Transfer RNA from Gracilaria tenuistipitata, 73 nucleotides, folded computationally. A source record names the gene trnR-CCG. Lineage of the source: Eukaryota > Florideophyceae > Rhodymeniophycidae > Gracilariaceae > Gracilaria. It matches the Rfam family "tRNA". Rfam links the family to the GO term triplet codon-amino acid adaptor activity. The prediction has a mean pLDDT of 82. The sequence is in RNAcentral, with records from ENA.

């Protein structure tokens, strides 16, 4: 400096243009228990990395940018 990927909940992640954006872990609250532990119930957490285009609609399509990661010089 050029080329490719990947960026969604607090961590892994799914979602391939129309559903109210979800799943497992973690958290919080109750059940249960002498107390915890496992189990079960039921919340809460997202400006979908930024900003523009294109569409009746964008987390999804383009484009420029910023992290990050891999390759090449």
């Nucleotide at each position: 400096a050029a080329g490719c990927a990947u960026g969604u909940a607090a961590c892994u992640c799914a979602g391939a243009g129309g559903a109210u954006a979800g799943a497992g872990u973690g958290u919080c609250a109750g059940a249960u228990u002498c107390c915890g532990a496992u189990u079960c119930u039921g919340g809460a957490a997202g400006u979908c990395g930024a900003a523009g285009g294109u569409u009746c609609a964008a987390a999804u399509c383009c484009u420029u940018c910023c992290a990050u990661g891999c390759u090449u010089a």